The part of an RNA shown here (small-subunit ribosomal RNA, central domain) has 344 nucleotides and comes from Ziziphus jujuba. NCBI's taxonomy places the organism under Eukaryota, Streptophyta, Spermatophyta, Magnoliopsida, Ziziphus. Rfam family: Bacterial small subunit ribosomal RNA. The prediction has a mean pLDDT of 84. The RNAcentral record of the full RNA draws on SILVA.

Context: one part of a larger RNA
RNA sequence: CUAGGUGUAAAAGGCACAUAGGUGGUGAAUCAAGUUAAAAGUAAAAGUCAUCCAAAACUGGUGGAUUGCUCUCAAAACCAAUUCACUUAAGAGAAACAGAGGAGAGUGGAAUUUUAUGUGUAAGGGUGAAAUUUGGAGAUCUACAAAGUAAUGCCAAAAGUGAACACAGCUCUCCGGGUCACUACCGAUGUUGGAGUGUGAAAACAUAUGGCACACAUGGAAUUAGAUACCCUAGCAGUCCAUGUCAUAAACGAUAAGAGUUUGCCCUUGGUCUAUGUGGAUUAAAAGGCUAACUAACAUCUGAAACACUCCACCUAGGGAGUGAGGUUGCAAAACUGAAACUC
Numbered sequence: 001c002u003a004g005g006u007g008u009a010a011a012a013g014g015c016a017c018a019u020a021g022g023u024g025g026u027g028a029a030u031c032a033a034g035u036u037a038a039a040a041g042u043a044a045a046a047g048u049c050a051u052c053c054a055a056a057a058c059u060g061g062u063g064g065a066u067u068g069c070u071c072u073c074a075a076a077a078c079c080a081a082u083u084c085a086c087u088u089a090a091g092a093g094a095a096a097c098a099g100a101g102g103a104g105a106g107u108g109g110a111a112u113u114u115u116a117u118g119u120g121u122a123a124g125g126g127u128g129a130a131a132u133u134u135g136g137a138g139a140u141c142u143a144c145a146a147a148g149u150a151a152u153g154c155c156a157a158a159a160g161u162g163a164a165c166a167c168a169g170c171u172c173u174c175c176g177g178g179u180c181a182c183u184a185c186c187g188a189u190g191u192u193g194g195a196g197u198g199u200g201a202a203a204a205c206a207u208a209u210g211g212c213a214c215a216c217a218u219g220g221a222a223u224u225a226g227a228u229a230c231c232c233u234a235g236c237a238g239u240c241c242a243u244g245u246c247a248u249a250a251a252c253g254a255u256a257a258g259a260g261u262u263u264g265c266c267c268u269u270g271g272u273c274u275a276u277g278u279g280g281a282u283u284a285a286a287a288g289g290c291u292a293a294c295u296a297a298c299a300u301c302u303g304a305a306a307c308a309c310u311c312c313a314c315c316u317a318g319g320g321a322g323u324g325a326g327g328u329u330g331c332a333a334a335a336c337u338g339a340a341a342c343u344c
Base pairs, nucleotide, nucleotide: 003316004315005314006313007298008297014199015198016197017196021192022191023190025086026085027084028083029082030081034078035075036074038072040070041069042068048064049063050062051061052060089189091185092183093182096179097178101175102174103173104172105171106170107169108152113147114146115145117143118142123134124133160167161166204245205244206243207242213239214238218234219233220232257310258309260307261306264290265289268285269284270283271282272281273280274279293300318343319342326337327336328335329334
C1' cells in the first nucleotide's frame, strides 16, 4: 500500500464557516464523449499452449491464445453534456412561541472582611490531639453606621439555550439562532470538505487597574525514623476588570458530518390541531427501560454501536517517543508537524 477497522482493545480532527475537489432529487427531449454489442484490420520473430515428425531431447511443420489498439456500423438503460418542466431537498415571506444564546450599560439584597463609635471582660481560634497564632495597648461576642471587592441563595429540574468552549440576581438597549402551523414565492440553488479563515475551559504571559475571599510559591507549627507531603496558621503571584498573546484539556457521548429505511412500550420540555374526556392526534428537542439486529463481551437499540449510501479525518504489536533533527508559530512558557538506531 491493500484489506479490515476507529464507544471501552491502536484509531473521530476541540468546534464551526468555507475555496479547490468528491458526491448528489423527480419527469421529458436531444446528443453520443464514456459505456455496451457486432464486423474488419492489426497485434514481427522468438517465447507460451495444443498437435505432428516421434518412443524421447534439440531443431523444425501446423494451429490456438496474445484478454490490447485503430476504424466502421449500431444501441440509448446508466454517467457526462445541452434544453424544457416539476416539488418533496435547500432557501424565502408574514404571524405566533420558548429560552442561564451573545455584547454593552445600570442596579438590588444576603454573607465575608476592614474601619469608626458604644457596651463588656478573659479568653478566642484551631485539631485526632496539639502548637504556631489573636487578645488587658481590651480581643472573641454584641449594637448601629460607613467603605470595598468577589459570587449571585431559594426558584432549580433526568429542565432550557448555544457549533463547540460555555451560559444563572434584577432592569434597559442592541444583535444572532431555533421551533410550530400556514403560504399564491423560488425551483436542486444541496451535502461533505485537503488548503484557508474564525472561535476555543483552566493555567500561563504582556501592559494598566483592583484586591473581599480563596490561594501555586514561601515562612512557621505539627505528624514522622525522615516528611522538601497529607492536617493547622500566616501568605505573595493568581483568580476580578480592560486590551493583546497563548491554542491546549478525560476539549468525553472516550461515539465525525449529512440524508434514507426499520418492533412495540413508558416519560419530560416547546409549539399546532381537537375541545372537556384533567384526555386524544401531530411535530421539534431532551431523558429512561426492553425486543429483532449487531457486538469479543460489556452494552447499544428509531437521537443505533441495526440495515444500506456520500464525503473527510485517523489506526496498523509493545517500548524507544509525542522524544531527536529540520521546518512553521509564539514575548516566553511552549504548540503544530514528527523519525531512526536499538530492544522485545